[in-house]
This record gives sequence, structure tokens and C1' cells, in this order.
RNA sequence: GGGCCUGUGGCGCAAUGGUAGCGCGCUCGCUUGGCAUGCGAGAGGCUCCGGGUUCAAAUCCCGGCAGGUCCA
Repeated sequence: GGGCCUGUGGCGCAAUGGUAGCGCGCUCGCUUGGCAUGCGAGAGGCUCCGGGUUCAAAUCCCGGCAGGUCCA
């Protein structure tokens, strides 16, 4: 320098055009003599950045940035 893959709550991952969801973790409540487990509820992300297409974009297109991998 070039090819490919990835970027979404604190962490790990879904969602493949229609107002972003799951697990763990966190907070509160119930349960216990207390803790853990279990049950219920809740907070927390506008999806790496900028632009474009579309009635509508996490998703499609273009350009960046960062990480991984391969080639030189």
C1' cells in the first nucleotide's frame, strides 16, 4: 500500500428497509433469621463519524476512523 471481516446499553451478542431486543451485570421489591438461589418490576444504547438513496436506514450506497485477519 491492497483484499476481506467487524464496529449496536457496563460486557457478550441479536435485529438483513418499518417507531432496536436477548443473556449476564446493575437498581428496587417479594421470598429468608441473614446471605445465596428463585420470582416480579425498573434504569440504561437513537446503533463508530460524515454524506447520499428512500415515505421510512442499525440494515442499502459513498467517503472517513478504529480493531482483527490475509497478501505485498
Molecule: transfer RNA
Organism: Nanobdellota archaeon